The RNA shown here (Bacterial large signal recognition particle RNA) has 266 nucleotides and comes from a bacterium.
The prediction has a mean pLDDT of 78.

Order: sequence, then structure tokens, then C1' cells
RNA sequence: CCGCGCUAGGCGGGGAAGUAGCGGUGCCCUGUAACCUGCAAACCGCUAUAGCAGGGCUGAAUUCCCGAUUGAGGUUCUUAGCUACGGCCGGGGAACCAGGAGGGAAAGCGUUGAGUUCCGGGUCUCAUGCAAUGGAGUGUUGUGAACCCGGUCAGGACCGGAAGGUAGCAGCCGUAAGCAAUUCCUCCAUGUGCCGUGAGGCAACCUGGAAGGAGCAGACUCUCCUGGGAAACCGUCCGUAAGCGGAGCCGAUUGAGGGUGCGCGG
Repeated sequence: CCGCGCUAGGCGGGGAAGUAGCGGUGCCCUGUAACCUGCAAACCGCUAUAGCAGGGCUGAAUUCCCGAUUGAGGUUCUUAGCUACGGCCGGGGAACCAGGAGGGAAAGCGUUGAGUUCCGGGUCUCAUGCAAUGGAGUGUUGUGAACCCGGUCAGGACCGGAAGGUAGCAGCCGUAAGCAAUUCCUCCAUGUGCCGUGAGGCAACCUGGAAGGAGCAGACUCUCCUGGGAAACCGUCCGUAAGCGGAGCCGAUUGAGGGUGCGCGG
């Protein structure tokens, strides 16, 4: 060095989560030439030689071991740097709204007298008078008592020898309470009044008179000023942690290079 047989090893790896920890199943990433069966997330199996059990293939190499390098993916951090998102506050603010000033102006009012000034009146409030309405009282009128009110009391009754006397029903007259009506008067009340008087008030509206003598007012529209005014947008601060950036850690994959047996025969 070659051939045959065998053995260690290998037949995927990683991340997060979970766990005292390790590995697996499950999730995710990566990768393939990448064995099979059974077990398992309130789970399964183990303990630093950290899946277990059973079977199979391969096998000392381009396949096993180490590995500069590469760097998919994951994860942590950021006096949260940039972007994004949310919130408070402040600014900003079209249309529009309110007020004011000025200009134009349709229709209208105005010499049968505009604006203005002066003097009043009414609508309003209070008091009061009057009236109205309602109620009460007094008065007046009428009516009004079988008997238990009055007067007169026919008839009749009683007493008496008589004269005469007594009580008294009906009737008539009158009257009390009560009832009805009523005018005047008194008092009270009022969701009353084209009413009167006095006082107050007088912003607004209506209205009379005087002075004076030409304007007044204005739908609509334009400009300006002041205030209000949504969103966009701007700013401070606070929060979230989605993206980007930065830093750390793990790291599949790639991979320069290096390492690793035993027996027999030639």
C1' cells in the first nucleotide's frame, strides 16, 4: 500500500418556550445522501457519559471527530436614537356662526313733514274709587200657628133668682220663628273692567304735541376688524415597542485545514 472480516462512531442540526437541569414529542428555523417501531405538554424519558426500549443499515471515511471561516434564523438590550402608533396640553385653523365698522343697493317710508331735540300719553307695577258678579247682614213687602201666641170672640157651655159675670172653639184681625221676594243701605270677596284718581316705572313697543326743515331705513351683497370654530399640520411631555438603526448572546448551513482504530492474509 492492497484485499477480507470486525469495532468505536454515525444514520441530522439549531432556536425559543418549558425544566432544578439535560434530551425528546409539539412550535419555529435550517438542511438532506439525512433508518424503522413504541412512549409523551396540567407530558414522556433521564441526571452531567443527562431521551428510554426494541429492530435495522453503514462503518475507519468526501460519510466518524475537531475546526479558522461563513452566517439563515432566534433572542436580549437601547439614559428608546430614527420612523410609526396612542394620549394630555399648547399652537394652528377652511367652511360656517356671532358681534362691530365702512361701501354699494332692490322694494319701502318721508314737505299730508325724515332723522334729531323737548314736553307728554298708553302698554307695566302698587294703592284707591266706581262698576260688575257672588256671598252675608239689616230693613221692607208678602206669606206664616188645629190646640200648646195675642185681640175680638157669633153659636154653644159654665156660674147666678135676676142684673150680670167667667172661660172660650170656629170665623175675622194681628203677630213670633220660619219661608219667599225685593230695593236701598252696610260689610266681605274677586284669574272681573275699551272705567276714574294718585304714585312709581319708562328698557322696548305704540302714540299725541312743539321746534326745525331733508332725510330715514334697508332685503341682498362686497371689504375689513374682533371672538368662536372640525380636520390636516406644528410643538412640549408621557406611554407602547411594530419597523429601521446600533450593541450583546445562541446559532442551522458552508467550510481552508487537521485528527481517528483492531484482527487475518498478500
A source record names the gene ffs. Rfam family: Bacterial large signal recognition particle RNA. It is annotated as a non-coding RNA gene. Clan: SRP clan. The sequence is in RNAcentral, with records from ENA.